[in-house]
Molecule: small-subunit ribosomal RNA
Organism: uncultured prokaryote
RNA sequence: UUUGAUCCUGGCUCAGAACGAACGCUGGCGGAGUGCUUAAGACAUGCAAGUCGUACGAGAACGUCACCUUCGGGUGAUUAGUAAAGUGGCGCACGGGUGAGUAACGCGUGGGUAAUCUGCCUUCGAGUUUGGGACAACCCCGGGAAACUGGAGCUAAUACCAAAUAAGACCACAAGGUCCUCGGGCCAUGUGGGAAAAGAUGGCCUCUUCUUGAAAGCUAUCGCUCGGAGAUGAGCCCGCGUCGCAUUAGCUUGUUGGUGAGGUAACGGCUCACCAAGGCGACGAUGCGUAGCUGGUCUGAGAGGAUGAUCAGCCACACUGGAACUGAGACACGGUCCAGACUCCUACGGGAGGCAGCAGUCGGGAAUAUUGGACAAUGGGCGCAAGCCUGAUCCAGCAACUCCGCGUGAGGGAUGAAGGCCCUCGGGUCGUAAACCUCUGUCAGAAGGGAAGAAAGGUCGCCAGGCGAAUAGGCUAGCAGCCUGUCGGUACCCUCAGAGGAAGCACCGGCUAACUCCGUGCCAGCAGCCGCGGUAAUACGGAGGGUGCAAGCGUUGUUCGGAAUUACUGGGCGUAAAGAGCGUGUAGGCGGCUAGGUAAGUCGGAUGUGAAAUCCCGGGGCCCAACCCUGGAACUGCACCCGAUACUGCGGAGCUAGAGUCCGGGAGAGGGUAGUGGAAUUCCGAGUGUAGCGGUGAAAUGCGUAGAUAUUCGGAGGAACACCAGUGGCGAAGGCGACCACCUGGACCGGUUCUGACGCUGAGGCGCGAAAGCGUGGGGAGCAAACAGGAUUAGAUACCCUGGUAGUCCACGCUGUAAACGAUGAGCACUCGGUGCUGCGGGUGUCGACCCCUGCAGUGCCUUAGGAAACCCGUUAAGUGCUCCGCCUGGGGAGUACGGUCGCAAGGCUGAAACUCAAAGGAAUUGACGGGGGCCCGCACAAGCGGUGGAGCAUGUGGUUUAAUUCGAUGCAACGCGCAGAACCUUACCUAGGCUUGAACUGUGAGGGACUGUCCUGGAAAUAGGAUUUUCUCUUCGGAGACCGUCACAGAGGUGCUGCAUGGCUGUCGUCAGCUCGUGUCGUGAGAUGUUGGGUUAAGUCCCGCAACGAGCGCAACCCCUACCCUUAGUUGCCAGCGGUUAAAGCCGGGAACUCUAAGGGGACUGCCCCGGAAAUCGGGGAGGAAGGUGGGGAUGACGUCAAGUCCUCAUGGCCUUUAUGUCUAGGGCUACACACGUGCUACAAUGGGCGGUACAAAGGGCUGCGAAGUCGCGAGGCAGAGCUAAUCCCAAAAAACCGUCCUCAGUUCGGAUUGCAGUCUGCAACUCGACUGCAUGAAGUUGGAAUCGCUAGUAAUCCCGGAUCAGCAUGCCGGGGUGAAUACGUUCCCGGGCCUUGUACAACACCGCCCGUCCCAUCACGAAAGUUGGCUGUACCGGAAGUCGGGGCCCUAACCCCCAAGGGAAGUAGCUGCCCAUGGUAUGGCUAGCGAUUGGGG
Repeated sequence: UUUGAUCCUGGCUCAGAACGAACGCUGGCGGAGUGCUUAAGACAUGCAAGUCGUACGAGAACGUCACCUUCGGGUGAUUAGUAAAGUGGCGCACGGGUGAGUAACGCGUGGGUAAUCUGCCUUCGAGUUUGGGACAACCCCGGGAAACUGGAGCUAAUACCAAAUAAGACCACAAGGUCCUCGGGCCAUGUGGGAAAAGAUGGCCUCUUCUUGAAAGCUAUCGCUCGGAGAUGAGCCCGCGUCGCAUUAGCUUGUUGGUGAGGUAACGGCUCACCAAGGCGACGAUGCGUAGCUGGUCUGAGAGGAUGAUCAGCCACACUGGAACUGAGACACGGUCCAGACUCCUACGGGAGGCAGCAGUCGGGAAUAUUGGACAAUGGGCGCAAGCCUGAUCCAGCAACUCCGCGUGAGGGAUGAAGGCCCUCGGGUCGUAAACCUCUGUCAGAAGGGAAGAAAGGUCGCCAGGCGAAUAGGCUAGCAGCCUGUCGGUACCCUCAGAGGAAGCACCGGCUAACUCCGUGCCAGCAGCCGCGGUAAUACGGAGGGUGCAAGCGUUGUUCGGAAUUACUGGGCGUAAAGAGCGUGUAGGCGGCUAGGUAAGUCGGAUGUGAAAUCCCGGGGCCCAACCCUGGAACUGCACCCGAUACUGCGGAGCUAGAGUCCGGGAGAGGGUAGUGGAAUUCCGAGUGUAGCGGUGAAAUGCGUAGAUAUUCGGAGGAACACCAGUGGCGAAGGCGACCACCUGGACCGGUUCUGACGCUGAGGCGCGAAAGCGUGGGGAGCAAACAGGAUUAGAUACCCUGGUAGUCCACGCUGUAAACGAUGAGCACUCGGUGCUGCGGGUGUCGACCCCUGCAGUGCCUUAGGAAACCCGUUAAGUGCUCCGCCUGGGGAGUACGGUCGCAAGGCUGAAACUCAAAGGAAUUGACGGGGGCCCGCACAAGCGGUGGAGCAUGUGGUUUAAUUCGAUGCAACGCGCAGAACCUUACCUAGGCUUGAACUGUGAGGGACUGUCCUGGAAAUAGGAUUUUCUCUUCGGAGACCGUCACAGAGGUGCUGCAUGGCUGUCGUCAGCUCGUGUCGUGAGAUGUUGGGUUAAGUCCCGCAACGAGCGCAACCCCUACCCUUAGUUGCCAGCGGUUAAAGCCGGGAACUCUAAGGGGACUGCCCCGGAAAUCGGGGAGGAAGGUGGGGAUGACGUCAAGUCCUCAUGGCCUUUAUGUCUAGGGCUACACACGUGCUACAAUGGGCGGUACAAAGGGCUGCGAAGUCGCGAGGCAGAGCUAAUCCCAAAAAACCGUCCUCAGUUCGGAUUGCAGUCUGCAACUCGACUGCAUGAAGUUGGAAUCGCUAGUAAUCCCGGAUCAGCAUGCCGGGGUGAAUACGUUCCCGGGCCUUGUACAACACCGCCCGUCCCAUCACGAAAGUUGGCUGUACCGGAAGUCGGGGCCCUAACCCCCAAGGGAAGUAGCUGCCCAUGGUAUGGCUAGCGAUUGGGG
């Protein structure tokens, strides 16, 4: 991080640590480490294993010196017994490298070897005698380019051979003791057999011989031979442990064992002959893939997981494959032979080579160093030793590759400098940071000094001890002197100078510490996940600032962690992924009670081992640390011994509670077979009978006059069994339903006989298993896939109808799957209750049936505790435990592909991956929605009245046109809307002409003397120029203020953009009855409750009930108008009574009664009565009353919704513009016109029209105004001007109505459009483009399709009047009154709304949602595919190098034997040959990988 929100499940992702790393940016010093992870690729060059003259023979040269010389040279000495080579000895099997192979006794661990070997070393015993013959080197002659090699001859030895001697060695036989794993071992004895050696060096003369001294000899040291023991090292064997795949299930013929033989150091099929037929495997054989193993390393709390660089142990390998030789040891990295590939040399005949040693080169790669120094130390080989060799090793070089340490300065320093950045313009921040002052001196730099590592070695001298005849000699120990250092003049120390030379990298949306500005504008880009970017980006890029780490910082890769996300520790499976469809049962796992035995598991103790290093602890050494040294602990393991015996195991004995058996019962659609029955459908026959039947929402197809349907009788045939019938019964599940018979399984109840743990589960296996389907043969009434026809429909391959074949039925066989579900595996035990039903009992009681109490088994419902994410489960658990099995591990791909297996097929079982997504999902919540439900309301429908839609015109809009037709408003909720009034103005648009501090505003500085008015000229005007007139206020007389053509600077201006940045205002749902809160309670939570329920209302209005109690905004009321009355007040209003005037008249005097006016009151509240109702609200009726149940109307609009509308009323952030998008002026446009729509007006006529007469309002307006009388005009109107700042005067005539008359149903005496002419008025001006008048003209239109609007009473309809705007201009708008209806049964339906409830895969973008499949285009990975190309491998055969072993053995042969000799023998041997066998070849299989026209599905 899934959702609007929630809880859960679940995956993805991050934060940590680590690395032999790499890459990017950056880089001061030192220490300690580390450094080809890839091509076990190929290698130039140098070096990496030699040494010994105290084993042996032989033995130079250059040079130097001397002599001789025919000056060419020669000889001698020295070089030197040196070099080089050879014989011989030891070493080369160690050390060093690498990890290809190997899944193995390879490794680890613990054992065994009574089945073995062991050079050098230590120790012990014995010996070291006598002889012999060769071959190198060398010399001579040859071959060859070379490598190398042939022949002849000489010669030594610690080389080789023979002989002697020899034991307790070895072998054979005999026999004894002891131990034992019973195979044998060890010790000792007798007899017989055959087996050994080498000398070298130093010294001496005691003994013997020759006699200065030597030899034999003696002595010392080093060797040599045989044997015993040890140590070390090695071989072999065994237990246990050691990766993945079962889509690898069977493997094996020397295979398994035996006997005998051979072979080996040694056991063994190791090899061979014969005999037997075994051996291994689900506890995973065989096969395939991968891999050196370990100590350890990394991670982790641990358990684990990953890993196997450096260091250490083991193994394997040395160009690839094979083989042996030598040797104590090899099948040998720097040895040999053969084969192959490759490279090199060549005279083409033939040869040479093997860096996975150290450096180094090329190549590969993201990537890994010097062709360095020294044997001074440590170690190794040889040697008596000196010493030589040593790319082992020790050092140095390169690399921030890792770890550790240090530094890049410290203290003071506020005008908080300059500058940068931000800003609300006040300031803030970088920041004590800098400058500046005072200090210090690490590192680096310069100069000087200067170690330890080295004495345990060597040599010489002295001295002591032992050997010895010895004062020779050598050996051993001690003392003293001298010699030996790669690193390196390094570490370290001192001095000098000077803050001087030394900081970067990543990040700043959340996770995750750290925020602002600018640029960009779904672009460029970022991104680990979620996600940012479409004009205000803390997410991109830059900057300032900040955060983190720091000589590094980030990125990438990999591992572990987090991940309890494989769960041993430590998970799950009703609905999230997950219980097999069910049973039976094999292996396996688990298993009741009692006592005793044993001691395998288990527990305790002890011993051995668990290498060192590492980790941990203590101590110590480098200034510290890293690092190193030392001691301890630990190494959780294995083996062996002793002990314990509770539990488990094992073997024996017993028990009865588990399990089974026996007896007696009743229940049941349990199963199988055979038979029987009635109802119904259909068909057939016959009768009656006539025109329809059938079917549907309505129809049609269909059947029927050849007689249907209907009805009666008879018959045929198949299938299924009404009622009973029930959350009744039975069964393991699937499933089972008429009746009877037979056969048969299981459960239950009661009795408690018998057995004595016989049990539970159950991988594989076996069986059963609905429907559909398949095969063969029957059967076929009804029903009915497919199919046909008819309807429906835009279509209708469907739903509906008429037909209809497989099939459904039976027999036999196959298939083996289902939402095969309780979506809940089986068994046992435990854990509150209530109430039904079924079966069988017991008790009480009864004549009996009931009723009541109670036991067991089964089957339901509700519920406690508990569980659960919730829903829910709850003795029939999803609770609490135990046992066993099955299954799950994100979604999609996919239950797909491939393989295997089963099937006749269909298909089943088993069952992936690539790729892709960040989710997929469960339960519950709140909404929204439903062609879901319930209740209710509204002119919502219905019932009515009148319209619109058709015509003409007016007006608005769209569209089109135009230089412009300014802009906005767009379903309801834009469209007579903004606009309560576009000829100019307005005006925002267009064209043209002008201005630039500007038309308007504020301020500063400079300047001016007026401002202003009038006139003239150019021009369309704006404007430009000129003339003229006039001379502001205050004053301390300096000036100040106000004003103005001008100049400069701050700054103005914008109806330019963004209503999706905003305020304000408005529309709408809707005057609908709703929307919420506090506290409490419930819920893990979102939330719920309250607000639901029963009534009622116009209303969440009120009442009752209730885990709710209260409250707020809404409703209602309070406000205004109106209807009645009262009081007060009477002018301009009124006039009953009194008086007066007049033709008449409130005209006058008067009046205050009435109307009216306008201020205050009253009145109506279900208050009263009756009825209904549980009651209460309330409803119905009535009285009274002007008015009756909110009297009528208005104002009043909850929480919110629509990013609704408006930046062009106003305000305002941001952006844009600044001689223009500002501003002024003239003209034009907004008034266009093929069309389309909305809203209206007038009509189509007789309920009417014309003419004449005559009556009755309300509400308004009026001084730039309303304008009377009078008069003129046909009229619009003109003249005129009384009165009125208005209850006074005027507009003002109300009209319809009413009375009279004409018209008589027609395009008219209806209707008035259009047009012509003539006028009036307003205005600067009526051409574009005003209104009105008169005369003339007289269009469409005869009541309007689909559709649609308003209205429930003083309403609709109809008739006039007024007002705002306004110079003029309404059919619009806002008001006023006059006349004055019809209808409402009702709530089924349409629309909208409210409450409750239900479903949901929708989710605030909420059904205008979401979403499925085909098709088209683009793209990605995968499968199939004729085939094709590789790799690995099996089998059969061919062939067979080198080599061991065997056979045979030419030419030959010194040692030994026979032999005088010759010769022979023994022994050996080239070539040849047999077995085995590498590379190779042929044939045929298997496995695996790549490619593949085309094709298939998937993302």